[in-house]
A computed fold for a 72-nucleotide RNA from Candidatus Yanofskybacteria bacterium RIFCSPHIGHO2_12_FULL_45_19b, annotated as transfer RNA.
RNA sequence: GGCCCUAUCGUCUAAUGGUUCGGACAUACCCCUUUCACGGGUAAAAUCGGAGUUCGAUUCUCCGUGGGGCUG
Numbered sequence: 001g002g003c004c005c006u007a008u009c010g011u012c013u014a015a016u017g018g019u020u021c022g023g024a025c026a027u028a029c030c031c032c033u034u035u036c037a038c039g040g041g042u043a044a045a046a047u048c049g050g051a052g053u054u055c056g057a058u059u060c061u062c063c064g065u066g067g068g069g070c071u072g
Base pairs, nucleotide, nucleotide: 001071002070003069004068005067006066007065010025011024012023013022018055027043028042029041030040031039048064049063050062051061052060
C1' cells in the first nucleotide's frame, strides 16, 4: 500500500428500516438488618464524526477517525 472485520450507557452485551435503544455488572437513593454484607425496589446513564438513500436510519450506502486481523 491492498483487502476484511469492528465502533451502542462507566464496563460488557442485545436490537428484521418503524422503540419508550433492552439486559447484566457497576453507581445513587429507598426498603430489609442493631450495623455491614446478602436480598428486594426505584432512578440516572449510550448509538464514533460527516454526507447520502428513505415518509422514517442503531440498522443500508459513501468518506473520514480509532481499534483488530490477513496479505504484498
Rfam family: tRNA. Gene Ontology term of the family: triplet codon-amino acid adaptor activity.
The source organism's lineage runs through Bacteria, Bacteria candidate phyla and Candidatus Yanofskyibacteriota.